This is a predicted structure of a 265-nucleotide RNA (Bacterial large signal recognition particle RNA) from a soil metagenome.
The RNAcentral record of the sequence draws on MGnify.
It matches the Rfam family "Bacterial large signal recognition particle RNA". From the family's description: The signal recognition particle (SRP) is a universally conserved ribonucleoprotein involved in the co-translational targeting of proteins to membranes.

């Protein structure tokens, strides 16, 4: 250098799971032999998947360190981006909204007289008067007392020798309290009464009229400026979710440096 074995390999990691490792699952790598078994799991125990079958095989490959770093998973103090909430702010940007001014304007009104003034009356309040309603009282009118009211009092009764007196029921009148009624009157009391009268308030507003002056006057829309509200928007606190940045912590692929038999020629 040649043949021929053997040990290793024959894919790794993260997450889950598990006391723990490996797998079956989900995910990265990125090219990697086949079957069978497993989420109400499966298989073992620090040489930690079993069971069968193939293949490669001492190095580019198989082991160990080291660097890089796909991706994984833990933090979250700060910081940036987002995305929701809760609170205050109307003094500072933005909207909006009400008044008020100021321009400007389509349209109306307006020399058959606009704003304005002034004057009267009406709508409103008070009070009084009148009238009207109801209520009550007089007043009038009828009833209206078995005895205990009033006259009158037949029969009867009593007194008296008589004459003659006295009480007095019933009738009959009449009237008290009271009951009814009450057209006019008369007085008091009230009122969601009144096309009434009078007197008085009446700041201010409508409407009517009448005088005066004379050319303007409502209101809408637009801009603008002023106040004054509104937390919609943005901004301020606060709190919280995700995502970067960052730490910590595994870590595939890749690179680089060591290491690792027998046997026969």
């Nucleotide at each position: 250098c040649g043949c021929g074995c053997u040990a290793a390999g024959u894919g790794g990691g993260g997450a889950g799971c598990u006391a723990g490792c490996g797998g079956u699952u989900c995910c990265c790598u990125g090219a990697a032999c086949c079957c069978g078994c497993a989420a109400u799991c499966c298989g073992c125990u620090u040489u930690a998947g079993c069971g069968g079958g193939g293949c490669c095989g001492a190095a580019u490959c198989c082991c160990u360190c080291c660097u890089c770093g796909a991706g994984g998973g833990g933090g979250u103090a700060a910081c940036c981006g987002u995305c929701c909430g809760a609170g205050a702010u109307a003094a500072a940007g933005g909207g909006c909204u009400u008044g008020c001014g100021a321009c400007g304007u389509a349209c109306g009104c307006g020399u058959u007289g606009a704003c304005g003034g002034c004057c009267a009356g009406g709508c409103u309040c008070c009070g009084c008067g009148c009238a009207c309603u109801g209520g009550g009282a007089g007043u009038c009118u009828g009833c209206g007392a078995a005895c205990c009211g009033c006259g009158u009092c037949a029969g009867g009764u009593c007194c008296g020798g008589g004459a003659g007196g006295a009480a007095g029921c019933a009738g009959c009148g009449c009237u008290a309290a009271g009951c009814a009624g009450u057209g006019c009157c008369u007085c008091c009391c009230a009122g969601g009464u009144g096309c009434c009268g009078c007197g008085g308030g009446c700041c201010g507003g409508c409407c009517u009229g009448g005088c005066u002056c004379g050319a303007g006057c409502a209101a809408g829309c637009g801009u603008c400026g002023c106040c004054a509200g509104c937390a919609c928007c943005g901004g301020c606190u606060c709190a919280g979710g995700c995502g970067g940045u960052c730490c910590c912590u595994c870590g595939a692929c890749a690179g680089a440096a060591g290491g690792u038999g027998c046997g026969c020629g």